[in-house]
RNA sequence: GGGAAUAUAGCUCAGCUGGUUAGAGUGCACCCCUGAUAAGGGUGAGGUCCUAGGUUCAAGUCCUAGUAUUCCCA
Numbered sequence: 001g002g003g004a005a006u007a008u009a010g011c012u013c014a015g016c017u018g019g020u021u022a023g024a025g026u027g028c029a030c031c032c033c034u035g036a037u038a039a040g041g042g043u044g045a046g047g048u049c050c051u052a053g054g055u056u057c058a059a060g061u062c063c064u065a066g067u068a069u070u071c072c073c074a
Base pairs, nucleotide, nucleotide: 001073002072003071004070005069006068007067010026011025012024013023019057028044029043030042031041032040050066051065052064053063054062
């Protein structure tokens, strides 16, 4: 220099054919259970869906550019 992939909760990741309210596991807080702890059960908090534009009645999802990270080629 060229090409590709990824970016969603603190962490690891889903999210279908675009459809109105964004999820799981784990972690965290509280409660139940126990003699106590671990384990288990329940409730809750936690989100700029990387950024900026575009398309659309409607965008986490489609398009463009940028940023960051990773990989391949040279």
The prediction has a mean pLDDT of 80. Predicted 3D model of a 74-nucleotide RNA (transfer RNA) from a Campylobacterota bacterium. The source organism's lineage runs through Bacteria, Pseudomonadati and Campylobacterota.